About this RNA: The prediction has a mean pLDDT of 90. Predicted 3D model of a 90-nucleotide RNA (c-di-GMP-I riboswitch aptamer) from Marinobacterium arenosum. The sequence was found by an Rfam model in a public genome assembly.

[in-house]
């Protein structure tokens, strides 16, 4: 230098709970906060996982309710592939 790799140093991110907003919901944002995190930077490509408004079936006591299915919604802080990156000990 490169590529594994992950010791110091500076530094960076910010789970939960609480608030506020947006969303039918999951969940997202902004706040506060610090559980953890060497790619917890970026991407839903695959597999998982949530949720089910619209639709579709069904059943019922039928201006409705209930129940199953379903992702076009989420989730990269579940795993995996892809890009891209700070630092330099063994």
């Nucleotide at each position: 230098a490169u590529c594994a790799c992950g010791a110091a140093a500076g530094g960076g991110c910010a789970a939960a709970c609480c608030c506020g907003u947006c969303g039918a919901a999951a969940g997202a944002c902004g706040g506060c906060g610090a559980c953890g995190c060497a790619a917890a930077g970026c991407u839903a490509c695959u597999g998982g996982g949530c949720u089910a408004a619209a639709g579709a079936g069904a059943g019922c006591g039928c201006g409705g309710c209930u129940c199953u299915c379903c992702a076009u919604g989420c989730u990269c802080g579940c795993a995996g592939g892809g890009c891209u990156a700070c630092c330099g000990a063994a």
Rfam family: c-di-GMP-I riboswitch aptamer. Gene Ontology term of the family: cyclic-di-GMP binding.